[in-house]
RNA sequence: AACCGUUAGAGCGGUUAAAAAUAGGUGUUAGGCUCUAAGCGUGGAGGGUUCGCCCUCCGAUCACA
Numbered sequence: 001a002a003c004c005g006u007u008a009g010a011g012c013g014g015u016u017a018a019a020a021a022u023a024g025g026u027g028u029u030a031g032g033c034u035c036u037a038a039g040c041g042u043g044g045a046g047g048g049u050u051c052g053c054c055c056u057c058c059g060a061u062c063a064c065a
Base pairs, nucleotide, nucleotide: 001016002015003014004013005012006038007037008036009035010034011033025064026063027062032040043058044057045056046055047054048053
């Protein structure tokens, strides 16, 4: 410097051409590292369905430091 940890910004951490990860304070949770916003993934309810999935609504780990 670039890329990665869902997206934007900030932080934390990792990798060196791959896009993953045992890292990202500890434990816990399906809840993805944290904060603000989103609501991509994910959880619940209802409806439809060619049984592949689609639509609407709700939620957006928790506790401690």
Notes:
A computed fold for a 65-nucleotide RNA, annotated as Pistol ribozyme. Of the family's consensus pairs, 95% are formed in the model. Model confidence (mean pLDDT): 87 of 100. Its Rfam family is "Pistol ribozyme". Its family is annotated with catalytic activity in the Gene Ontology.